[in-house]
RNA sequence: AUUAGAGUAGCUUAAAGAAAAAGCCUGGCGUUGAAAAUGCCAAAAUAAUGGUUAAACCCCAUUCUCUAAUA
Numbered sequence: 001a002u003u004a005g006a007g008u009a010g011c012u013u014a015a016a017g018a019a020a021a022a023g024c025c026u027g028g029c030g031u032u033g034a035a036a037a038u039g040c041c042a043a044a045a046u047a048a049u050g051g052u053u054a055a056a057c058c059c060c061a062u063u064c065u066c067u068a069a070u071a
Stems, first nucleotide, its partner, number of pairs: 001070007010024004026042004047063005
């Protein structure tokens, strides 16, 4: 430099055109003589900018970051 793949919550993963979901973590409450464990509740995310569509994490273009292959 070219080609391909990936980017969703603090971390790990879902959702493939129609309600953004879950586990761990964190905070609060309950429980206990006090802890641990456990139960309930809450906060927290679609890499960015445009386009297509009645409707986009999802399809298309460009940019950014990471990975792999080739030279």

The RNA shown here (transfer RNA) has 71 nucleotides and comes from Phyllophorella liuwutiensis. Rfam family: tRNA. The family's RNA type in Rfam is transfer RNA. The sequence is in RNAcentral, with records from ENA. The source organism's lineage runs through Eukaryota, Bilateria, Echinozoa, Phyllophoridae and Phyllophorella. The coordinates come from a structure-prediction model, not an experiment, and the mean pLDDT is 83.